[in-house]
RNA sequence: GGGCCCAUAGCGUAGUCAGGAUAGCGCAACUGGCUUCUAACCAGUAGGUCGUGGGUUCAAAUCCCACUGGGCCCG
Numbered sequence: 001g002g003g004c005c006c007a008u009a010g011c012g013u014a015g016u017c018a019g020g021a022u023a024g025c026g027c028a029a030c031u032g033g034c035u036u037c038u039a040a041c042c043a044g045u046a047g048g049u050c051g052u053g054g055g056u057u058c059a060a061a062u063c064c065c066a067c068u069g070g071g072c073c074c075g
Stems, first nucleotide, its partner, number of pairs: 001074007010027004020058001029045005051067005
């Protein structure tokens, strides 16, 4: 220098291929219940501008472009 892949909540991830319902699940956190207390269990709550910027579109996590960070390969 060239090519490919990845980035979604504190952590791990689904959804992307084929655009459309309020972006979902598990763990963790918090509140309440239960318990002598803790854990476990039960019920609930909060937490995301989907890496950044732009474009296309009535509509973008999803499509296109550039960039940033990470991984792999070639030279």